[in-house]
RNA sequence: GCGCCAGUUGUAUAACGGUAUUAUACCUGCCUUCCAAGCAGGCGACCCGGGUUCGACUCCCGGCUGGCGCA
Numbered sequence: 001g002c003g004c005c006a007g008u009u010g011u012a013u014a015a016c017g018g019u020a021u022u023a024u025a026c027c028u029g030c031c032u033u034c035c036a037a038g039c040a041g042g043c044g045a046c047c048c049g050g051g052u053u054c055g056a057c058u059c060c061c062g063g064c065u066g067g068c069g070c071a
Base pairs, nucleotide, nucleotide: 001070002069003068004067005066006065007064010024011023012022018054026042027041028040029039030038047063048062049061050060051059
């Protein structure tokens, strides 16, 4: 230099154009003499900039970061 793959909450993950999922962590309550465990509820995210579309995490273009391969 060229090609391929990936980027979603603190962490890990799902979502084939129509309300962004689940676990864990965190917060509140119940339970318990207290803690832990358990139960119920809550909070929080789509790498950046454009384009297409009534509507984009999703499709297209460019960029950034990381990984792999070729030279």